[in-house]
Source information: c-di-GMP-I riboswitch aptamer from a Helicobacteraceae bacterium, 81 nucleotides, folded computationally. The organism belongs to Helicobacteraceae, within Bacteria. Model confidence (mean pLDDT): 81 of 100. It was read from a public genome assembly, where an Rfam model found it.
């Protein structure tokens, strides 16, 4: 370097859920909390999910939201080959 792992060892992050706040929403921010992770670290690049608004109920376009939905990009601690 590259691959596989996650046993040891050092860490790391923090789901539901309560508060509080931001935003029509979906969901973000911070505190409490730990389900859970081997990238649960970043990045909406490509699909799915979900909101919204217009359309005619649909389908179908836009805007947005989701990285703990997948894939893929860039980084990266140990240990072995």
């Nucleotide at each position: 370097u590259u691959u596989u792992g996650a046993a040891a060892a050092a860490g790391c992050u923090a789901a539901a859920c309560u508060u509080a706040u931001c935003g029509u929403a979906a969901g973000g921010u911070a505190a409490g909390g730990a389900c859970a992770g081997a990238a649960a670290g970043u990045a909406a690049a490509g699909g799915g999910u979900c909101u919204u608004u217009a359309u005619a109920u649909a389908u179908u376009a836009a805007a947005g939201a989701u990285a703990g939905c997948c894939u893929u990009g860039c980084u990266g601690c140990c240990a072995a080959a």